[in-house]
c-di-GMP-I riboswitch aptamer from Oceanobacillus piezotolerans, 84 nucleotides, folded computationally. Taxonomically the source falls in Oceanobacillus (Bacteria, Bacillota, Bacilli, Caryophanales). It was read from a public genome assembly, where an Rfam model found it.
Parts: sequence; C1' cells; structure tokens
RNA sequence: AAACAGAAAAGGCAAACCAAUCGAAAGACUGGGACGCAAAGCUACAGGUCUAAGGUUAUGAACUAUGAUGGCUGUGCUACCUAA
Repeated sequence: AAACAGAAAAGGCAAACCAAUCGAAAGACUGGGACGCAAAGCUACAGGUCUAAGGUUAUGAACUAUGAUGGCUGUGCUACCUAA
C1' cells in the first nucleotide's frame, strides 16, 4: 500500500407516520420525522415480491408487465476512517 474485517472517531443516509404533488394502482417525489443501515452510495442485468391501466378469458372472477421495488437477494462500479 492492498485485500478481508468493523472497535473508536468524524460524518452520512433516512423506515413507519403526517401534509402536498404525480400516478389506474403498486409506488415515486418534496417537507417534516427517525425504525434502522458499514455501502440503507449508484446500477432494473438475473431472481423474488407488489400492482393490473391496457389486453386475454369469461360473465364468477382469474391471468398477464410494457409499470414498481436497490431499505428483498445476487451481480457490477465507486467510497470515509483505521484498533483487533
């Protein structure tokens, strides 16, 4: 120095909920707010999960992603500090 790792320190992010806006919905965004997070930084490629406007089928309801989810998991890229 790098890799693995995560005691300490400096910091960082922001769940639920509330208000407003967008959206068919799931959900997203802004403000407030903190459950938590060593990548809770970025990435929708793969899997999982959610929704079903439209479409299909039928007349009971069901199926379906082109939609969403990175704080579901994996992958890839990047990053502060430094004890064991």